Record summary: Large-subunit ribosomal RNA, domain I from Advenella alkanexedens, 509 nucleotides, folded computationally.
Context: one part of a larger RNA
RNA sequence: UGCACAUGGUGGAUGCCUUGGCGAUCACAGGCGAUGAAGGACGUAAUAGCUUGCGAUAAGCUGCGGGGAGCUGGCAAAUAAGCUUUGAUCCGCAGAUUUCCGAAUGGGGAAACCCACUGCCUCUGGCAGUAUCCUGUCCUGAAUACAUAGGGAUAGUGAAGCGAACCGAGUGAACUGAAACAUCUAAGUAACUCGAGGAAAAGAAAUCAACCGAGAUUCCGAAAGUAGCGGCGAGCGAAAUCGGAGCAGCCUGGACGAGAUAGCGCAAUGUAUAGUCGAACGGAAUGGAAAGUCCGGCCGCAGCAGGUGAUAGCCCUGUAGACGAAAUGCGUUGCGUGGUACUAAGCGUCGAACAAGUAGGGCGGGACACGUGAAAUCCUGUCUGAACAUGGGGGGACCAUCCUCCAAGGCUAAAUACUCGUGAUCGACCGAUAGUGAACCAGUACCGUGAGGGAAAGGCGAAAAGAACCCCGGAAGGGGAGUGAAAUAGAUCCUGAAACCGUGUGCAU
Numbered sequence: 001u002g003c004a005c006a007u008g009g010u011g012g013a014u015g016c017c018u019u020g021g022c023g024a025u026c027a028c029a030g031g032c033g034a035u036g037a038a039g040g041a042c043g044u045a046a047u048a049g050c051u052u053g054c055g056a057u058a059a060g061c062u063g064c065g066g067g068g069a070g071c072u073g074g075c076a077a078a079u080a081a082g083c084u085u086u087g088a089u090c091c092g093c094a095g096a097u098u099u100c101c102g103a104a105u106g107g108g109g110a111a112a113c114c115c116a117c118u119g120c121c122u123c124u125g126g127c128a129g130u131a132u133c134c135u136g137u138c139c140u141g142a143a144u145a146c147a148u149a150g151g152g153a154u155a156g157u158g159a160a161g162c163g164a165a166c167c168g169a170g171u172g173a174a175c176u177g178a179a180a181c182a183u184c185u186a187a188g189u190a191a192c193u194c195g196a197g198g199a200a201a202a203g204a205a206a207u208c209a210a211c212c213g214a215g216a217u218u219c220c221g222a223a224a225g226u227a228g229c230g231g232c233g234a235g236c237g238a239a240a241u242c243g244g245a246g247c248a249g250c251c252u253g254g255a256c257g258a259g260a261u262a263g264c265g266c267a268a269u270g271u272a273u274a275g276u277c278g279a280a281c282g283g284a285a286u287g288g289a290a291a292g293u294c295c296g297g298c299c300g301c302a303g304c305a306g307g308u309g310a311u312a313g314c315c316c317u318g319u320a321g322a323c324g325a326a327a328u329g330c331g332u333u334g335c336g337u338g339g340u341a342c343u344a345a346g347c348g349u350c351g352a353a354c355a356a357g358u359a360g361g362g363c364g365g366g367a368c369a370c371g372u373g374a375a376a377u378c379c380u381g382u383c384u385g386a387a388c389a390u391g392g393g394g395g396g397a398c399c400a401u402c403c404u405c406c407a408a409g410g411c412u413a414a415a416u417a418c419u420c421g422u423g424a425u426c427g428a429c430c431g432a433u434a435g436u437g438a439a440c441c442a443g444u445a446c447c448g449u450g451a452g453g454g455a456a457a458g459g460c461g462a463a464a465a466g467a468a469c470c471c472c473g474g475a476a477g478g479g480g481a482g483u484g485a486a487a488u489a490g491a492u493c494c495u496g497a498a499a500c501c502g503u504g505u506g507c508a509u
Base pairs, nucleotide, nucleotide: 001508002507003506004505005504006503007502008501009500015494016459017458020430021429022427023426024425025424026423027422028421029419030418031162032161039101040100041099042055043054044053046079049075050074051073061095062094063093064092065091066090070083071082072081106115107114108113116130117129118128119127120126121125132159133158134156135155136154137153138152139151140150166197167195168194169193170192171191177184181231207214208213218245219244220243221242222241228236229235249411250410251409254350255349256348257347263337264336265335266334267333268332269331270330271329272328273327275323276322277321281296282295283294284293297314298313299303305317306316307315360384361383362382363381364380365379366378367377370396391406392405393404394403395402446453447452466493469480470479471478472477
């Protein structure tokens, strides 16, 4: 030095586990904000940090309700000081307080800071008000006589800002595909902007149909990858009709009249936000421990599930089932109220009214499955421009006949879409290089001027019983002792593979 065997170190694979994720289903909720939000800064404990909570009344204050013996959140124990059956801590509802920044709104500003004015008061100070726009009212008031513009004051539970997706509208790509590329495609997608709601949008035929008829809209299945469109390439791609889900129809301008609904108040009821009751088991051996084994029982409208020293229907929490609210929210119902103001639309009578720079046309575009085509239909930048129910639109160029409907005003629930969020349940989903980036104090540490990028990191044991005391050592570390079922479970802690590094023995050289 090699090989073999044995035994260690290092390392953290594997197995097992799960606090965390992922994907669904059902129900709820679908908003918050000048009564100052979302999000932050700084404070706040007997406390040095972080976190959670809270706000100078600061891990909290008050009331009501629940609950019933311990409590002063977590990392995280210990100590001190306290509280508590005169009911604490804790849970729910309502209220009070709620620094500073932030739409941020008195002015400014390099966010969490600086500097004001006015009024009032108990005056080294405290409290309140003072942004802009909109709407209403009032005052004032030019050129310019009336006026108007403008200026000023004042009132408003008016607006603003935030929020995951869904929705409507506006603006609107490119990569890509066409095996190149220009029409075309991708795609009216992405992105950006504006606006709204719990849904939005659409919506009661100037619709379809076909000589039979249907009867608003929306969504799903079929019709159908059909008819068509298309450098007739790549590709794009209907409708009638049928079957379902769900169904609901109305109004306006003017006057008069009576007096419904919403709203508001009260009551009842259901539901949500704390909770309450809730059946039935013992023994023996093994073992550190029994829930496993053996023996003998019991309950079940409860043998879902989790925990307990190994695998528990009967030990604990629960589960089936039954019950419960002072307070607040939501739904439903009933009664009352005022009289047009916050309402989809109420009724009666009389009167009026049927929507003009519109329909249509020319030119240029866009939307329709339809690329200008034989191109109807819809929208309109521009130029034009009717009729008036004895009328007008449509039926895919156009004309006639026939059929059908009534534009140029408006409202409208449900079926439909989505999930930042709450609760319950589920999974031939993951199990720590997986599953969220994040099981752990993670959008953290760290990187970047910045936009932005972005980790690693889980497991002692049933219980800390976390090793008193002694020895070596400066310590680290170790050897005894002790705990424990186990310490090769000793905190770098379950299991502990391999690479890699030793030690011992044997053999070989």